Transfer RNA from a Candidatus Bathyarchaeota archaeon, 74 nucleotides, folded computationally. Its mean pLDDT, the model's own confidence on a scale to 100, is 82. The sequence is in RNAcentral, with records from ENA and MGnify.

C1' cells in the first nucleotide's frame, strides 16, 4: 500500500445474507426467602448499534469515505 474478519447493554455475544418494536446470559438493584450470609425464586435497570454522510415512507441491517482492533499478501 492492497485483501480479509470484527467494532452492538457494564462484559461476552445473537442479530446483518434476505431493511419493518434492538435482544440473550453474565451483571446490578429491589423484594420473597434466611438468624445472617450465599444459593433459588420473582420483579426491574442499563444502547449515539465505532464515526460521518447517501439511498429508503424506514438503516444495527444496503451504498461511499474514514477511525479503531486482529490475521493475510506484496
Nucleotide at each position: 500500500g492492497c485483501c480479509c474478519c470484527g467494532g452492538u447493554a457494564a462484559c461476552u455475544c445473537a442479530g446483518c445474507c434476505a431493511g419493518g418494536u434492538a435482544g440473550a446470559g453474565u451483571g446490578c438493584c429491589u423484594g420473597c426467602c434466611u438468624c445472617g450470609u450465599a444459593a433459588g425464586c420473582a420483579g426491574g435497570c442499563u444502547g449515539u448499534c465505532g464515526u460521518g454522510g447517501g439511498u429508503u415512507c424506514g438503516a444495527a441491517u444496503c451504498c461511499c469515505a474514514c477511525c479503531c482492533g486482529g490475521g493475510g499478501c506484496u